[in-house]
RNA sequence: UACUCAUUCAGACCGGCUGAGGGACUGGCCCUUAGACGCCGGGGCAACCAUCGAAGCUAACCCCUUUGGAAAGGUGCCAACUCCUGCGAAGACACCAGUGUGUUUUCGGGAAAUGAGUG
Repeated sequence: UACUCAUUCAGACCGGCUGAGGGACUGGCCCUUAGACGCCGGGGCAACCAUCGAAGCUAACCCCUUUGGAAAGGUGCCAACUCCUGCGAAGACACCAGUGUGUUUUCGGGAAAUGAGUG
């Protein structure tokens, strides 16, 4: 860097340094000199992997599936649902009369993030 699978309306902040941007991108809407982003230290959240059990499968074990615990290991995360949105479909409402536009709800998709795996 590419691909595959899973998850994404829950949860979790203080201090120091620095000093103007940041929330991936688009359009919005927000955060921010009452100090953002980033870095460092500490704290916390969660439970993907690893770990310890139970059940299923099996002759048995492994693998696999489901499920429970724990949190000293590897990651991750700690404004706003992934902040909303983009592409498609359906419903409602408004405008309109060109079957179009806008708002909104739901579903699906795309993109992104994180983990695990593969090349």

Source information
This is a predicted structure of a 119-nucleotide RNA (SAM riboswitch aptamer (S box leader)) from a Chromatiales bacterium. The coordinates come from a structure-prediction model, not an experiment, and the mean pLDDT is 84. It was read from a public genome assembly, where an Rfam model found it. NCBI's taxonomy places the organism under Bacteria, Pseudomonadati, Pseudomonadota, Gammaproteobacteria, Chromatiales. It matches the Rfam family "SAM riboswitch aptamer (S box leader)". Gene Ontology term of the family: regulation of gene expression. About the family: The SAM riboswitch is found upstream of a number of genes which code for proteins involved in methionine or cysteine biosynthesis in Gram-positive bacteria.